[in-house]
RNA sequence: CGAGUUGGCAGGGCGGCCGCGGCCGGGAGCGAUCCCGGUCGAGGAAAGUCCGGACUCCACAGGGCAGGGUGGUUGCUAACAGCAACCCGGGGUGACCCGCGGGACAGUGCCACAGAAAACAGACCGCCCGGGCGCGCUGCGCCCGGGUAAGGGUGAAACGGUGGUGUAAGAGACCACCAGCGCCUCGGGUGACCGGGGCGGCUCGGUAAACCCCACCCGGAGCAAGGCCAAGAGGGCACCCACGCGGUGCCUGCGCGAGCGACAGGGCGGCCCGUCCUGCUCGCGGGUAGGCCGCUUGAGCCUGUCGGCGACGGCAGGCCUAGAUGGAUGGUCGCCACCCGAAGCACCCCUUCGGGUACAGGAUCCGGCUUACAUGCCAACUCGUCCG
Repeated sequence: CGAGUUGGCAGGGCGGCCGCGGCCGGGAGCGAUCCCGGUCGAGGAAAGUCCGGACUCCACAGGGCAGGGUGGUUGCUAACAGCAACCCGGGGUGACCCGCGGGACAGUGCCACAGAAAACAGACCGCCCGGGCGCGCUGCGCCCGGGUAAGGGUGAAACGGUGGUGUAAGAGACCACCAGCGCCUCGGGUGACCGGGGCGGCUCGGUAAACCCCACCCGGAGCAAGGCCAAGAGGGCACCCACGCGGUGCCUGCGCGAGCGACAGGGCGGCCCGUCCUGCUCGCGGGUAGGCCGCUUGAGCCUGUCGGCGACGGCAGGCCUAGAUGGAUGGUCGCCACCCGAAGCACCCCUUCGGGUACAGGAUCCGGCUUACAUGCCAACUCGUCCG
């Protein structure tokens, strides 16, 4: 200097004018409401609604079946399919990246086409032996029988590899080394696993992101959860009175009809057992659609320090950062910043003009994952080239 890998950050700034929402303080007004001051006011993804929870209710909350989720080990965390480190396998020269990572000896499927044959398979071309026939006769060709799977071919994959002994020709038939598998043993590691040594039958495919088996885990619904107030036709009680279907106060609280009904009905994700409650279903008619809480102080954030490879945790100190409800931070003007183009200038700088500045906005909250993102910056590491 170039190429790459991993991680992180920013993604507009300043000023003027007008206009918003919450909270606090003050003032005016009978009230509705208005004015002044202060302070705070969107995101790294607020998106997707994919996981996990907190919280609320069912509900006092068990057993089993079915169903669903996860799948190397050890840690972190409230928890998780998340995160960290490591192991194994694969890719890459490497930094690094990827993994639906338990089981094929429980069982069932599937492996197209090609090929002789695709799981205890198999002889197309071949090689060897015996017999017969022919010929151009140390041999070659054809036919029959037997042996063989080392060589060639097909394929993604063909029942270990290389070298030798041996054989009629071959073959783990046997031998040496290697790989694999099983057993024994030693060392390292918390562990998944890694390494060393010995013995041995000689070697019995792949696929579970196919069904399945194994291990572990799993109530449901969701802030439109869930509470409180108000209102309300009717009814009850008390008091008053002008005795009228009257008035006031308090309490309660929809009314009518039909069906089922304790051997019933309803709740508990589906089913069974079990358990709890006393009502449930349908039709017609009436009242309300308003206000308040939940609502933002949190498994919160920042700084320092200690422990840890790390995720993260302990301790100390500091901070309070939207809570709307037809739904708030916007509009406009000017300057600047960055990028692109054109002109002026020999080029650069500079000047002028024009254009552009990403993805995109809460609604109970939090921890993750995934997706989108114009432009730019920083750090570490790897490889290559050159110079010293």
Model confidence (mean pLDDT): 77 of 100. The RNA shown here (Bacterial RNase P class A) has 388 nucleotides and comes from Thermocrispum municipale DSM 44069. It was read from a public genome assembly, where an Rfam model found it.